[in-house]
Parts: sequence; structure tokens; C1' cells
RNA sequence: GCAGUGGAGCAGGCGAUCGCCGGCGGGCUCGUCCCGCGGGAGGAAAGUCCGAGCUCCGAAGGGCAGGGUGCCGGGUAACGCCCGGUGAGGGUGACCUCGAGGAAAGUGCAACAGAGAAAGACCGCCAGGACGCGGAGGCCGAGAGGCCGAAGCCGCCUGGUAAGGGUGAAACGGCGGGGUAAGAGCCCACCGCGACCACGGUAACGUGGUCGGCACGGCAAACCCCACCCGGUGCAAGGCCGCAUAGGGAAGCGUGGGGAUCCAAAAGAUCUCCGAAGGGUGGCCCGCCCGAGCUUCCGGGUUGGCCGCUGGAGGCACGUAGCAAUGCGUGCCCUAGAGGAAUGAUCGCUGGCGCGUCGAGGGCGACCGAGGCGCGAGACAGAACUCGGCUUAUGAGCCGCUGCGACC
RNA sequence: GCGCCCGUAGCUCAGCUGGAUAGAGCGGCGGCCUUCUAAGCCGCGGGUCGCAGGUUCGAGUCCUGCCGGGCGUGCCA
Repeated sequence: GCAGUGGAGCAGGCGAUCGCCGGCGGGCUCGUCCCGCGGGAGGAAAGUCCGAGCUCCGAAGGGCAGGGUGCCGGGUAACGCCCGGUGAGGGUGACCUCGAGGAAAGUGCAACAGAGAAAGACCGCCAGGACGCGGAGGCCGAGAGGCCGAAGCCGCCUGGUAAGGGUGAAACGGCGGGGUAAGAGCCCACCGCGACCACGGUAACGUGGUCGGCACGGCAAACCCCACCCGGUGCAAGGCCGCAUAGGGAAGCGUGGGGAUCCAAAAGAUCUCCGAAGGGUGGCCCGCCCGAGCUUCCGGGUUGGCCGCUGGAGGCACGUAGCAAUGCGUGCCCUAGAGGAAUGAUCGCUGGCGCGUCGAGGGCGACCGAGGCGCGAGACAGAACUCGGCUUAUGAGCCGCUGCGACC
Repeated sequence: GCGCCCGUAGCUCAGCUGGAUAGAGCGGCGGCCUUCUAAGCCGCGGGUCGCAGGUUCGAGUCCUGCCGGGCGUGCCA
């Protein structure tokens, strides 16, 4: 210098002028007023993907279904987050990534190719068999000729063989040796796998040993199995006050029964028991609760105020425990709260950055270079009940580390 | 705020429980026919399957995260 990798932060500063939105105080001509003081976005306020606080739901009980999470330990209010480790994978490396339970519970999938996709014989190899071809050679014969016939070959039949070829993303442990008719964990060594034991570790797991000849290939972000977790609702929650209207219309379902008291009786009222349309749950069932009204449509009214509301699992510093996440202690600090909703604009000076230019000075040189001047860029984005995370968007710089190259 | 759905050719849509080369209709282009056009007939091209990762031998399809679009719903009586 180039390329890369990890981390901690910041979101330029000051001033002037003109505005915007709340709060407090004061003034009068009481207003959509004036004056003063003080305050006014973020690291992501975003996406709304997780987890909570808080709120209400007469209810949060059980089962099924459904959803989520998934190596181990720790942290935390909690989490699918964070920290530390283990294992696997990637990278030369710094370092990074992982939804990493179970495939010897069951079901299923694997196109094409291939003999065979979970158990298979296509080629090849080997053994045996019958026939054919073949003819080394031998025998008979005076000869012509005839007969016997080893090796080998082609196809066929029966059987063995998963070592080799070939197909495939994947082929029934790998490789070497022995063995065999040829082969094969058939046997042996090493590696892999599994079981057990010992040691280390809280554990995941690691290391070593013994045994088993291998049964048991892959996919669970396929169904599924196992373990654990999950009631709903969302600040338009919810509470109080005010205003307004009908005390509206239509349709459907329901308004049941017994007893006691009041009463002369009936009707009616009160109490009580049984029942009940319908409702209360995230889907269903059971259970539970409410229950004299309920549901749908039409029509009508209000489109106000206050609380909830911001001081909280809050921030910073120091100490302390811990490798860390984080906990604990002490001290200090902290006024946006909001209605579709303000937090802005311009100018000047200036810090940092980039580019151009000048350049004190240094160096044999390539070159380095304090400093001056001019120009330029300055991102992503906008609180709406509140927190903890994650994800995404985004600017310029800082620090640590790695690889390569050049020079001294 | 909460609940849900969609994104495949220029347009409208298929593509099932993953299987190789992603289809259909309309439109477009070229040719035939016609004096010319329309209609008709024949042929052709056109797709990063919204984007990026992952699972898998293999992804339009499964999972995750983003991007874009759409729908429903919430006062009182």
C1' cells in the first nucleotide's frame, strides 16, 4: 500500500435572526391575544418478528386439537435474546456460520439413470453340466479313408460371488494383507461405527481401554415421536364526567313448572327449588358462570373533557463478584408527552473528512510532508402506553488483529 | 393496533403431497390469405417464479428475514 476481519462508540460544535408545539408565571382591551421563563426525537423513534410490564374479561379448570422452542451450562422479570463452552462445517489466516433432540417406534419420499434406492445378480469372475465348434496328438488301415480325442471358443442351463465395471446426489462400512474355485468381516491390523468400563469435566463432550465382526445408508425447514412452554385482550386496553337521541320500528327465538308467605279467593308481589332460549372461551368436548331477555336488519345520536401518561426491570461514574453476559453497593443525574400529532429554516465562525492547488522543511533519489488557500459532501430517518431483545436502513472516522506485496 | 391474504410472460391466471425443459388464454412479432384492413390459418420469441439467505441430491413449491400490494375489524344506545 492492497485485501480482509473483529470491537467500542459518535450522529459535529458555537452564535445570531425568523418561525413551530406543549408547560409555568404575569398582563389586560379576556382573545385562535401579548410578555417573560424553561423544555422539545433516535440509534434505529422503523418493521411489528419475539418476550414482558400494565389493563380488563363473572371465566384463566380438565382433555383433544393447534402453535412455538429444541447440543450443554449460565444470565435475565421473561424470551425464539445475550454470554461462556462442546460438536460439526467454512476460511491460508484474523475469524465466521449452524433450526445441532430422535432415522435400532411407525408411515412415507428419492424424478432421470441404473440390475438393484434398502435389499439387489446387468456386465464381469468362479464351479459344475449337456450339446455344438474346434482340432494338439494318438490308434487302425497298403491306400482311399475311418475311429478316439486334450487345450481352447461361442451360446445355453444350474449354482456361487456385492471384490471389480457401469448408473446415480446417494449402492449395503473404508483401505491393506491373508484366505478362497472365485469371492465375501470369512479371518487379521489400522480407521470408522456400536455397547460397556475407567479417567477428566456441573454438563454437552473429550481421552484411553475392553468387547462386538457391522446388525443399524439419507431426508423429520415430510408426517410423526419425545421433552418443555403457551387463557384471551390490546392504551381505540380500561376508569370517571359530560353531551345527545329513541325511551324508535320490523323479523326470528325465548319468556316454563312446583312450593312457601302476603291476600277471603283470583290476579299480583316477594322468597326459594327445578328447568331454560341465548350468552360468557382461543377451535371442539366436558365442566363452570350469567341468565329474562337475546340475535339480525332499518332508523337515530355523539364524533367532547379528565385520568391512564411517563421516574422507569431508567441512565452515568466509581467500587465489588464473575472469563463474560450480568448481579450487588454507594453517589450523582433525569420536565416531549399530544389533538393525525410540533421539534424547522437561513446566515456567520469553526472541528473532522474528501478533492484541487501552493508549500516551510527532510531525503542521493523515488518520495515524504507541518501548514496556507479554494471547492465539495454531510447519511438513514420522525416519538404516539411503556420497557428488554432481534431484524432491516444508514454516514464519516477510531482501535485491535490477519493475509499478501514492495522498500529500508 | 389486531387478524388475514396475495406477488409466476406486457395483461389475466394454472402449476396438487418438491423431480429436472415452468405452461394456458389474450396481446406482440413474422408469414399465408385479401386491392387494403379485420376475421381466419401457420410459425416464433418473450420469465433472474417480488428480493436475499437456508434445508434438500434437487425449491415456483418447504423454512427464515426483507420489499411491495390488498382485504377485514374495532364508539353509544

Predicted 3D model of RNase P RNA and transfer RNA as a complex of 485 nucleotides.
Its mean pLDDT, the model's own confidence on a scale to 100, is 75.
It holds a member of the Rfam family "Bacterial RNase P class A". Rfam classes the family as a ribozyme.